This is a predicted complex of two RNAs, RNase P RNA and transfer RNA, with 468 nucleotides together. Model confidence (mean pLDDT): 79 of 100. It holds a member of the Rfam family "Bacterial RNase P class A".
RNA sequence: GCGGAGGGCUGGAUGGCCGCGGGCGGAAACGUCCGAGGAAAGUCCGGACUCCCGUUGGCAAGGGUGCCGGGUAACGCCCGGCGGGGGCAACCCCAGGGAAAGCGCCACAGAGAAGAGACUGCCCUUGUUCGCAGGGGUAACGGUGAAACGGUGGGGUAAGAGCCCACCGCGGGACGGGCAACCGGACCGGCACGGCAAGCCCCACCCGGAGCAAUGCCAAAUAGGGGCCUCGCGCGGGGGCCGGUCGGGAAACCGAUACCGCCCGCAGGGACGCCAACGCCCGAGAGGCCCGGGUUGGCAGCUUGACCGCCGUGGCAACACGGUUGGCAGAGGAAUGGUCAUCCAGGGGCGAAAGCCCCGGACAGAAUCCGGCUUACAGGCUCUCCGCGCGA
RNA sequence: GCCUCUAUAGCUCAGCUGGUAGAGCACCUGAUUUGUAAUCAGGGGGUCGCGGGUUCAAGUCCUGCUGGGGGCACCA
Repeated sequence: GCGGAGGGCUGGAUGGCCGCGGGCGGAAACGUCCGAGGAAAGUCCGGACUCCCGUUGGCAAGGGUGCCGGGUAACGCCCGGCGGGGGCAACCCCAGGGAAAGCGCCACAGAGAAGAGACUGCCCUUGUUCGCAGGGGUAACGGUGAAACGGUGGGGUAAGAGCCCACCGCGGGACGGGCAACCGGACCGGCACGGCAAGCCCCACCCGGAGCAAUGCCAAAUAGGGGCCUCGCGCGGGGGCCGGUCGGGAAACCGAUACCGCCCGCAGGGACGCCAACGCCCGAGAGGCCCGGGUUGGCAGCUUGACCGCCGUGGCAACACGGUUGGCAGAGGAAUGGUCAUCCAGGGGCGAAAGCCCCGGACAGAAUCCGGCUUACAGGCUCUCCGCGCGA
Repeated sequence: GCCUCUAUAGCUCAGCUGGUAGAGCACCUGAUUUGUAAUCAGGGGGUCGCGGGUUCAAGUCCUGCUGGGGGCACCA
């Protein structure tokens, strides 16, 4: 210098004028402070929070994850390693458990597609019209296919074959290293065990459902309506202050409690797959769905939190712990904008040059809030590493 | 904002357990008819919405995008 690999940051700046939303101060006028993102997006995962009476445990069904160790509130995320594949390398990619638990599939072609087979061949033998036909052996050769039941070489044989031998592959494996995945491996076995689990399935682990239009409170209005359905409406005791009821009495009132309201206890209920335990509530009612009607208001939830930045310590790292005068949008048919000037990056034209003129700013835009992933993104800055060439 | 479903010929839809994608209507050509329709015979037309992966092989299985549709308010 050229080519490449992996990260990180940024993605217009400053000022004037006119506006918009919110907080604070103020009686008001007004003043002052703050006001989009790295993805606010897709809604693909994981949570916080709220409701479904709650919590815990078990079974069933369904869904998800899948090498090992660590990080985390949690994760399908991240970090570090292992194994496999690609690249000269930096580095990149992998849903990466189990196919000797079982079922299923492997089209076409091919002789044969999973405990298999003989089309072309080769060899032996019988017959022969010398073309070949029958019987047997074999699987090295050819051919088919994505895949053909170990590969190469030698020996051996009628021809052949793990039939025998060497090397490679494969299976088992004492022992050694490592937390583990896994790695190495003396020695043994002539080779059994094809592929697909992002097909069913098996194994291990995880998961209740709905979602801020959740949910709570206030206000207004309406026909304070109707239909269907699920479970239950049982027993015992107490009491005479009160209302009934019963008896007495002219009445005030007195008495009684078989029965009801009342009080207590138990059974029972609080359905949404089932069961159990405990707690809470109800204990005669509780709940679900649909139709019809009304409203389109306000407040809370709402944004300071598993937050971000910086510094220190520990750790290879993800991250954790400690410190900190630092930072922080809260709308609700929904603000965050417009314009002017100067500059910055970029493109085009004119010109010999200096310079002048014109165009023009990527993707996109909060909506309960966090941690991730994925996808979109003009351009710019920066760090580390690899290969090649040249020079010293 | 949240939750769901769907995409196959010009249109409406099939495609089961992966193996060269079909049906009806429409279109084209011919026959029939004086001519048209109907009818009969034959034919053409598909990036299976797009990209990546698993597999020998993907419309189908997995995953990421894109387009389209539907639903969800509170009160009594």